[in-house]
Molecule: c-di-GMP-I-GGC riboswitch aptamer
């Protein structure tokens, strides 16, 4: 550099429940684990999906645990 073990130490936390916020998509706290080697990060960069509106080749908002890209990073068996 690459790779990802029925390894070790830690990390994150889907569905669902609950409290609060939002017209909505959805978000935050708590509980909870289906999963994850970047399920860390990016003015979310490209694509994508969703909501709202006074109608729209538009405007404003939301997701990213969907695919790619960039960037940083824990551990160390086999190859």
């Nucleotide at each position: 550099u690459a790779c990802g073990a029925c390894a070790a130490a830690g990390c994150c936390a889907a569905a669902c429940c609950u409290c609060g916020g939002g017209u909505a998509a959805c978000c935050g706290g708590g509980g909870g684990a289906c999963g994850g080697a970047a399920a860390g990060c990016c003015g979310a960069c490209a694509g994508u999906c969703c909501c709202u509106u006074u109608a729209u080749u538009a405007a404003g908002g939301g997701a990213g645990g969907c695919u790619g890209g960039g960037u940083u990073g824990c551990c160390g068996a086999a190859a």